[in-house]
The prediction has a mean pLDDT of 80. Transfer RNA from uncultured Gemmiger sp., 84 nucleotides, folded computationally. Rfam family: tRNA. Rfam describes the family as follows. Transfer RNA (tRNA) molecules are approximately 80 nucleotides in length. Rfam classes the family as a transfer RNA. Gene Ontology term of the family: triplet codon-amino acid adaptor activity.
């Protein structure tokens, strides 16, 4: 130094011929049950504003392209692995 993969919530992972982002699990809360735990059963569980219905943002980070990006292109950064 060149060339390939990878990077999604707290954690593990889905979604990819461009078309509702966070399936489903773990962990976390709060509730039901219990004399009280455990088990189970429900309901929450990305930031940000809002009393709330709801809006906005967000898939490593900046930028394009496109009506419309997790996906394409182009950097930039981390790792993992080949070659030299």
């Nucleotide at each position: 130094g060149c060339c390939g993969c990878c990077a999604u919530g707290g954690u593990g992972g889905a979604a990819u011929u461009g078309g509702c982002a966070g399936a489903c699990a773990c962990a976390g809360c709060a509730g039901a049950c219990u004399u009280a735990a455990a088990a189970u059963c429900u309901g929450c569980c990305a930031g940000u504003a809002g009393c709330a219905a709801u809006a906005c943002u967000g898939u490593a980070c900046c930028g394009g392209u496109u009506c419309g990006a997790u996906c394409c292109c182009g950097g930039u950064u981390g790792g993992c692995g080949g070659c030299a």